[in-house]
This record gives sequence, structure tokens and C1' cells, in this order.
RNA sequence: GCCGACGUAGCUCAGCUGGUAGAGCAGCUGAUUUGUAAUCAGCAGGUCGCGGGUUCGAGUCCCAUCGUCGGCU
Repeated sequence: GCCGACGUAGCUCAGCUGGUAGAGCAGCUGAUUUGUAAUCAGCAGGUCGCGGGUUCGAGUCCCAUCGUCGGCU
């Protein structure tokens, strides 16, 4: 230099043919317990890497760019 995959909650990842962003773990509150753990109920947490474009509408499609990983030279 070229090619490919990936980037979404603190972490690991879903998100179908474009139509209100979710799960598990972690965190907080409550119940239970003499207390802790476990269990149960609830809550909070997101400019979807960044910037543009298309569209009534973009995590999803297009362009550019940054980062990580892999391959080729």
C1' cells in the first nucleotide's frame, strides 16, 4: 500500500425486509434473612466510534474518516 471483519449500556453481545434501541452480567432501591450470600420485585444507565448523504423515517442503505483484529504484498 491492497482486501476483509468488527465498533450498540460499565462488560459480553442481540437488533430480521429501514418503522418507538434490547438481553445477560455488573450497579442502585425494596422484599426475604439475626446479618451476608443466594432468590424475588423494581429502578437507573445509550449523541448506536466520529462527520456527511439518501429517505416521511437510518443502529440498519451510500460516501468519507478514526480505531481494533486478521490476511496479502
Notes: Model confidence (mean pLDDT): 81 of 100. The RNA shown here (transfer RNA) has 73 nucleotides and comes from Tepidanaerobacter sp. DTU063. Rfam family: tRNA. It is annotated as a transfer RNA. Lineage of the source: Bacteria > Clostridia > Thermosediminibacterales > Tepidanaerobacteraceae > Tepidanaerobacter. It was read from a public genome assembly.